[in-house]
RNA sequence: GGGCCUGUAGCUCAGCGGUGAGAGCGCCCGGCUCAUAACCGGUUGGUCGGUGGUUCGAAUCCACCCGGGCCCA
Repeated sequence: GGGCCUGUAGCUCAGCGGUGAGAGCGCCCGGCUCAUAACCGGUUGGUCGGUGGUUCGAAUCCACCCGGGCCCA
C1' cells in the first nucleotide's frame, strides 16, 4: 500500500429497514443466612465510534474519516 471483518450499557454479546434498543454478568437496594458466598426479587445503566447521504422511517443500507483484528504484498 491492497483486500476482508469489526465498533451497541462498566464487561461479553443479541438485535440485519417499521409503535418504544435488549439479554447475561456487574454496580446499588431488598429477601434468605448467625454471617459470607450461592440463590431469589427489584433497581440502575446507552452521543448504537464520528460526519454526511439514501428513505415516510436508519443501530440496521451507502460514502468518507477514526479505533481494533486477520490475510496478501